[in-house]
Record summary:
Bacterial RNase P class A from Candidatus Neomarinimicrobium atlanticum, 347 nucleotides, folded computationally. Rfam family: Bacterial RNase P class A. The family's RNA type in Rfam is ribozyme. Model confidence (mean pLDDT): 76 of 100. The model forms 96% of the base pairs in the Rfam consensus. The sequence was found by an Rfam model in a public genome assembly. Taxonomically the source falls in Candidatus Neomarinimicrobium (Bacteria, Pseudomonadati, Fidelibacterota).
RNA sequence: UGAGCUGAUUGGGUGAUUACUCAAUUUAUUUGAGAGGAAAGUCCGGGCACCAUAGAGCAUAGUGCCACCUAACGGGUGGGAUUCGCGAGAAUAUGGAUUAGUGCAGCAGAGAAUAGACCGCCAUUUAUUUGGCAAGGGUGAAACGGAGGUGUAAGAGACCCCCAGUAGUAGUGGUAACAUUACUAGCUUGUAAACCCCACUAGGUGCAAGAUCAAGUAGUUCCAAGAUACGGCUCGUAUCAUUGAGGAACGGGUAGAUCGCUAGAGUUCUAUAGUGAUAUAGAAUAGAGAGGAAUGAUCAUCGCAUUGAAAAAUGUACAGAACCCGGCUUAUAGAUCGGCUCAAAGA
Numbered sequence: 001u002g003a004g005c006u007g008a009u010u011g012g013g014u015g016a017u018u019a020c021u022c023a024a025u026u027u028a029u030u031u032g033a034g035a036g037g038a039a040a041g042u043c044c045g046g047g048c049a050c051c052a053u054a055g056a057g058c059a060u061a062g063u064g065c066c067a068c069c070u071a072a073c074g075g076g077u078g079g080g081a082u083u084c085g086c087g088a089g090a091a092u093a094u095g096g097a098u099u100a101g102u103g104c105a106g107c108a109g110a111g112a113a114u115a116g117a118c119c120g121c122c123a124u125u126u127a128u129u130u131g132g133c134a135a136g137g138g139u140g141a142a143a144c145g146g147a148g149g150u151g152u153a154a155g156a157g158a159c160c161c162c163c164a165g166u167a168g169u170a171g172u173g174g175u176a177a178c179a180u181u182a183c184u185a186g187c188u189u190g191u192a193a194a195c196c197c198c199a200c201u202a203g204g205u206g207c208a209a210g211a212u213c214a215a216g217u218a219g220u221u222c223c224a225a226g227a228u229a230c231g232g233c234u235c236g237u238a239u240c241a242u243u244g245a246g247g248a249a250c251g252g253g254u255a256g257a258u259c260g261c262u263a264g265a266g267u268u269c270u271a272u273a274g275u276g277a278u279a280u281a282g283a284a285u286a287g288a289g290a291g292g293a294a295u296g297a298u299c300a301u302c303g304c305a306u307u308g309a310a311a312a313a314u315g316u317a318c319a320g321a322a323c324c325c326g327g328c329u330u331a332u333a334g335a336u337c338g339g340c341u342c343a344a345a346g347a
Base pairs, nucleotide, nucleotide: 001343002342003341004340005339006338007337008336009335010334012302013301014300015299016298017297018296020034021033022032023031024030036318040329041328043327044326045325046324047323048206049205050204051203055235056234057233058232060202061201062200063199064198065079066078067077068076069075081092082091083090084089095197096196101195102194103191104190105189118137119136120133121132122131123130145163146162148160149159150158164188165187166185167184168183169182170181171180172179173178210259211258212257213256219250220249221248222247223246226240227239228238229237266285267284268283269282270281271280272279273278303316304315305314306313307312
């Protein structure tokens, strides 16, 4: 100097005039505040509310290496394994392949897991006639682990030695996942974001939840012995009920206001502990709460980017709260800062 990897911040500022909403009190055109890093998606987890206690089980759904963090999570941090990259780094869907079962691997090929004989090798026969082989060739993503040797009529883990994988045992390191060393075993296709087995988790519905006040009429018919308890089924439990609980159909009346609604698992700073996520302690702080939906508009000036010799011109991203919070995913013109890797050259 160039090319990359990774982490973080910001994403318009200032002034004037005027408009809208909220709060406060001094009721005055007084003071203050007024949409994010994702507010989006509605994909997860909760707080909170209601359903009598949310009880047990099945079904269903989700997660899936180890340790830690968290209110919790399918999230985060760190580590392991595998794969990709020269590297900094990045990605990831647990384990089990029948030893619990079922399925799938098209086409090609003789044969694809109860494998198989097309070419071929060996022996035999008048004769591919009969028998043996799966080592060589071919097909295929993959042909029942691989190379060397013994043996054989010819061969084959049939046997030997070495190696790979898998399983088991023991040692060492590590909290663990796991790594590594030694020994034993002739045990050896792949696939479980195929069904499944195993372990763990989950009651449901959701702010259009729900609470309070107000207003309000008109019932009729049918079913009915057990019914109801907010996804389905079973058990248990509770309440109501043959003086009709409860359910269905038809018809009619009322529907306005207040709350929930913003002080929280809150934010910021410092110290300590920890590799870190984070935890503990102390201090400081008060930041929209609309209600069919406010948070805007105009002017000036500055900033940033592009073009241009200059003057100047053009533009300035993604995009708007609706009970609240923690995550994930997606979109994003630019600007700034830190750490690290590789290449070339120079000193």